[in-house]
Context: one part of a larger RNA
RNA sequence: GAACGAACGCUGGCGGCAGGCUUAACACAUGCAAGUCGAACGGGUGCGAGCAAUCGCAUCAGUGGCAGACGGGUGAGUAACACGUGGGAACCUUCCUAGGGGUACGGAACAACGCAGGGAAACUUGCGCUAAUACCGUAUACGUCCGAGAGGAGAAAGAUUUAUCGCCCCUAGACGGGCCCGCGUCGGAUUAGGUAGUUGGUGGGGUAACGGCCUACCAAGCCUACGAUCCGUAGCUGAUCUGAGAGGAUGAUCAGCCACACUGGGACUGAGACACGGCCCAGACUCCUACGGGAGGCAGCAGUGGGGAAUCUUGGACAAUGGGCGCAAGCCUGAUCCAGCCAUGCCGCGUGAGUGAAGAAGGCCUUAGGGUUGUAAAGCUCUUUUACCAGGGACGAUAAUGACGGUACCUGGAGAAUAAGCCCCGGCAAACUUCGUGCCAGCAGCCGCGGUAAUACGAAGGGGGCUAGCGUUGUUC
Numbered sequence: 001g002a003a004c005g006a007a008c009g010c011u012g013g014c015g016g017c018a019g020g021c022u023u024a025a026c027a028c029a030u031g032c033a034a035g036u037c038g039a040a041c042g043g044g045u046g047c048g049a050g051c052a053a054u055c056g057c058a059u060c061a062g063u064g065g066c067a068g069a070c071g072g073g074u075g076a077g078u079a080a081c082a083c084g085u086g087g088g089a090a091c092c093u094u095c096c097u098a099g100g101g102g103u104a105c106g107g108a109a110c111a112a113c114g115c116a117g118g119g120a121a122a123c124u125u126g127c128g129c130u131a132a133u134a135c136c137g138u139a140u141a142c143g144u145c146c147g148a149g150a151g152g153a154g155a156a157a158g159a160u161u162u163a164u165c166g167c168c169c170c171u172a173g174a175c176g177g178g179c180c181c182g183c184g185u186c187g188g189a190u191u192a193g194g195u196a197g198u199u200g201g202u203g204g205g206g207u208a209a210c211g212g213c214c215u216a217c218c219a220a221g222c223c224u225a226c227g228a229u230c231c232g233u234a235g236c237u238g239a240u241c242u243g244a245g246a247g248g249a250u251g252a253u254c255a256g257c258c259a260c261a262c263u264g265g266g267a268c269u270g271a272g273a274c275a276c277g278g279c280c281c282a283g284a285c286u287c288c289u290a291c292g293g294g295a296g297g298c299a300g301c302a303g304u305g306g307g308g309a310a311u312c313u314u315g316g317a318c319a320a321u322g323g324g325c326g327c328a329a330g331c332c333u334g335a336u337c338c339a340g341c342c343a344u345g346c347c348g349c350g351u352g353a354g355u356g357a358a359g360a361a362g363g364c365c366u367u368a369g370g371g372u373u374g375u376a377a378a379g380c381u382c383u384u385u386u387a388c389c390a391g392g393g394a395c396g397a398u399a400a401u402g403a404c405g406g407u408a409c410c411u412g413g414a415g416a417a418u419a420a421g422c423c424c425c426g427g428c429a430a431a432c433u434u435c436g437u438g439c440c441a442g443c444a445g446c447c448g449c450g451g452u453a454a455u456a457c458g459a460a461g462g463g464g465g466c467u468a469g470c471g472u473u474g475u476u477c
């Protein structure tokens, strides 16, 4: 000198754009953050039509499907194929696209519901009835799988307003993912040896898949001074800051990947999880309880307590973009888009302009003559950015739909009106005098000032610098 997710002190007019718990991965009151489909299915309730059978609409939970594995948060763990980069072969992929083929015949249940119970509650038990795109069987098999072959195995689901939406098998693509390897990736040797599923083989198991991934047996290997092992620290990268560069430091915001979801463990379902707002077990903590037993997990968005030098509203809307479901209408969406708070940063603008005395008053200094503040003020002539008042009023949206927002912007009006501080003045380093103090009080980044004439302390006048900021502290280069 530059930089910052900064903080502190003094001060503070406006706008645009960005940013905002770096500490306790501490504990959390309350609300919201993942639903949707009646064009899969049967019921309950209400309303309506009908003599009735029954039908229509709305709503409620249930069976079923898809989605809850995305989106959002955090960085605890991790020195590792976690990440970056470049390769590889033994794999999977719902939804989507393209192509080939099919969609036949049957069956038994379980919720809801009814009846009867248990429990304080959470919830739950028995009996009975019932539908389906839920479940099961049979048939068939262009492709497909197993097998050397003969041969064997494996599927489906309907709805309807007749337009369509679906369902099953196979092949290919696309998208997404799993796995393996080369290279790169912090400090410590005051850590020198480490390792028994350890290293390799064979048989078997397991997985979507290769593999000590697991298991039995056999062999005795494997890593290491080119740093194994151990200890400490740490999410990694694109990038960011600095620097002429080489390099050094960092990894907030944004983007990619990874890991985690009260702590530890486990699997289930599923194309995909060992699953933040799913399940089970154990533990700590909190809450309810009729003491028998139950409920919970903000590192989602707001918000509270606590910690801290320190970091925001318990806001609006699905209008846009995107996502889930649905044929659609639409519903949901604290993703997102906006608004609110904060000079936290960057950028822009303003706080007036012209004229005005050999120069008012006041202040300060003085050699008492004067000098300086100083064209500064007043006065006169103007202007109206911003702010204020009134009127009009968008783009973003397409035929319709605008939270933002009567916002941005435009026009008119009044009026200098609404708007300046902070630090410094011994040298480094731009800027000097007086008074007070008297090694005191104090200053200080370094050198150093202060003990009676202090340009270095405190105040005043004057001056210098930056400016809605200015200084200080911290950290990096």
Stems, first nucleotide, its partner, number of pairs: 001477004006473005013349006019342002021307001026305003030302003035066003040063002043060007073260003083184006091177002096173008104138004113128006144153003158165002186232003193223003198220008235257004239250004262283005285296004313339001315338003321335001322333004352382004362373004388413005396404001421466005426447003432461005442449002
The prediction has a mean pLDDT of 88. Small-subunit ribosomal RNA, 5' domain from an uncultured bacterium, 477 nucleotides, folded computationally. The RNAcentral record of the full RNA draws on ENA.